Source information:
Predicted 3D model of a 352-nucleotide part of an RNA (large-subunit ribosomal RNA, domain IV) from a Pseudomonadota bacterium. The coordinates come from a structure-prediction model, not an experiment, and the mean pLDDT is 84. The RNAcentral record of the full RNA draws on ENA.
[in-house]
Context: one part of a larger RNA
């Protein structure tokens, strides 16, 4: 200097992005214990006392000896010594220091996010992800939907709509507003389109005939044409948002001003209710006001002009939980720091 381990004046987070490492707290009885709350809990909250040996005195609990009495074929009742164990009270008594070692919660405050206990990126992410009770849709009548298999078969189930399958949401409490025009799903069937089919009219070849020649030609073969006939779909018409998904703009107005309950027009399928709201979402921005600190771009409470919240892609509260975030910050506490020091061990260094 390096590792790992120890110690401290005075201060005591000033370091730092962060109180990251350290310290500190810790047993066991006993008194005591806030908001808030689902009344379970928050709670070992928080804070306090006491804690060793010695001696004496009581207490309750076990188990029951000698003995006494009754019976007289081995019992029954009285009765309480010793033993074990828990408790309380007095007194002494020794150390700095009695949970004497080791082991053993630091604690209180407002906040975001997730209800919770639980899952996860074996080997940088444990988390607000995912999972979850529970809520709704929606699918499925039993050879069930639905998965897996060219199949046969199998799960689904030795189940049977209060049962299975999917999809979102994600305890609870309070609620979940408006749009069905687009796509999407359910339903209709008047019309209109239409597939395979089905092959009409007409066209062409071909050659019996006809014609002096040009040529014109039936039937029949054939090449071609595509009327006609025709489900579902789509076009049509309703339904539906806890399907996907969407929820405007200008311009006026009130007897100080400011705002605008109001009123005008325009466009839409319909215009964002109900809460919430510089947020895990706010560019502008360190918004404005309060707190908190001497000093606060974080942080807590409010304001709302919400660039670009918002109601089962859930909205907005919640006790209780958590190696969740984040965040200042308060006690306590310390070499984290001012500010470096000393002692121990092991390297590194010499020398062998």
């Nucleotide at each position: 200097c390096u590792c790992g381990g120890g110690u401290g004046a005075a201060g005591g987070a000033a370091c730092u992005a962060g109180g990251c490492a350290a310290a500190a707290u810790a047993g066991u009885a006993c008194c005591g214990u806030a908001a808030c709350u689902u009344c379970g809990g928050g709670a070992a909250a928080a804070g306090g006392u006491a804690c060793g040996c010695c001696g004496g005195c009581g207490g309750g609990g076990g188990u029951g000896a000698g003995a006494u009495g009754a019976a007289u074929a081995c019992u029954c009742a009285u009765g309480g010594a010793g033993c074990c164990u828990c408790u309380g009270c007095c007194g002494g008594u020794c150390g700095c220091a009695g949970a004497u070692a080791a082991g053993a919660g630091g604690c209180g405050g407002c906040u975001g996010g997730g209800a919770c206990u639980g899952u996860u990126u074996a080997a940088c992410a444990a988390a607000a992800a995912c999972a979850c009770a529970g809520c709704a849709c929606u699918c499925u009548g039993c050879a069930a939907a639905c998965a897996c298999g060219a199949a046969a078969g199998u799960g689904g189930a030795a189940g049977u709509a209060g049962a299975g399958g999917g999809u979102g949401u994600g305890a609870c409490a309070c609620c979940u507003g408006c749009c069905c025009g687009g796509u999407g799903c359910c339903g209709g069937a008047a019309g209109g389109u239409u597939a395979a089919u089905u092959g009409a009219a007409g066209a062409c070849g071909u050659c019996a005939g006809c014609g002096c020649a040009a040529g014109c030609g039936a039937a029949g073969c054939g090449u071609u044409g595509g009327a006609u006939c025709g489900a579902a779909g789509c076009c049509c018409c309703g339904g539906u948002a806890a399907a996907c998904g969407g929820c405007g703009g200008c311009c006026g107005u009130a007897a100080c001003u400011a705002u605008a309950a109001c009123g005008g027009u325009c466009c839409u399928a319909a215009g964002g209710u109900a809460g919430c709201g510089a947020a895990a979402u706010u560019c502008c921005u360190u918004g404005g006001c309060g707190g908190g600190u001497a000093a606060g771009u974080u942080c807590c409470g409010c304001c709302c002009c919400g660039c670009a919240c918002g109601a089962a892609u859930g909205g907005a509260g919640u006790a209780a939980c958590g190696a969740u975030u984040c965040u200042g910050a308060g006690c306590a506490c310390u070499g984290u720091c001012u500010c470096a020091a000393c002692g121990c061990g092991a390297g590194a260094c010499u020398c062998g």
The source organism's lineage runs through Bacteria, Pseudomonadati and Pseudomonadota.